This is a predicted structure of a 112-nucleotide RNA (Guanidine-I riboswitch aptamer) from Maribrevibacterium harenarium. Taxonomically the source falls in Maribrevibacterium (Bacteria, Pseudomonadati, Pseudomonadota, Gammaproteobacteria). Model confidence (mean pLDDT): 81 of 100. Rfam family: Guanidine-I riboswitch aptamer. Rfam's curators write: This family represents a conserved RNA structure found upstream of the ykkC and yxkD genes in Bacillus subtilis and related genes in other bacteria. It was read from a public genome assembly, where an Rfam model found it.

RNA sequence: AGAAUAGAACGCUAGGGUUCCGGUACUGUUUUCUUCGCCACAGUACGACUGGUCCGAGAGCAUUCGACCUUGCAGUGGCAAGGUUACACGGCGGGACAAAAGCCCGGGAGAC
Repeated sequence: AGAAUAGAACGCUAGGGUUCCGGUACUGUUUUCUUCGCCACAGUACGACUGGUCCGAGAGCAUUCGACCUUGCAGUGGCAAGGUUACACGGCGGGACAAAAGCCCGGGAGAC
């Protein structure tokens, strides 16, 4: 001076909205007749409705695998043990799914 690697998966959480469930409000229907109320059902609306389903971290957590190094045993390139897998401030804006987000663009633009 140059090159290569610094990885992947699953689970959870911070966080997120509203497709479905639940909840709330309103309306409607049924019940010998009238009125009121209750229950059930249906429709509409609501996420500044706690929730369940759902989405979900490069810079969060845990686990597993992988990679590298050392030693030992082997000797046709494997097995076992140990170690390492660092650091990381970050917009605006856009995108998808029902929708939004610490998801993706993105270890981006930028800052130090």